[in-house]
C1' cells in the first nucleotide's frame, strides 16, 4: 500500500428502519452485631464524526477518524 472487520452506559457485549437493552460495576433501601451473599430500587448512552436516502436512520448508502487482525 490492498482487501476485510469493529466502533452502542464506567466496563464486557446484545439489538432492531418507528423516541435502546442485559451481565458486572455504581446509588438508595431491606437483610446482618458488622461484612459478604441475597432481594428490591434508582442513576447513567441524542448508539465514533460528517453527509445522503427515507414520513422516520443506532440500523441502509458514501466519505472521514480510531482500533484490530490479515495479505503483499
Nucleotide at each position: 500500500g490492498g482487501g476485510g472487520g469493529u466502533g452502542u452506559a464506567g466496563u464486557u457485549c446484545a439489538g432492531u428502519a418507528g423516541u435502546a437493552g442485559a451481565g458486572c460495576a455504581c446509588u438508595u433501601g431491606c437483610c446482618u452485631a458488622g461484612c459478604a451473599u441475597g432481594c428490591a430500587u434508582g442513576a447513567g448512552g441524542c448508539c465514533c464524526u460528517g453527509g445522503g436516502u427515507u414520513c422516520a436512520a443506532u440500523c441502509c448508502c458514501c466519505a472521514g477518524c480510531a482500533c484490530c487482525a490479515u495479505u503483499a

Transfer RNA from Heterocephalus glaber, 72 nucleotides, folded computationally. Its Rfam family is "tRNA". The family's RNA type in Rfam is transfer RNA.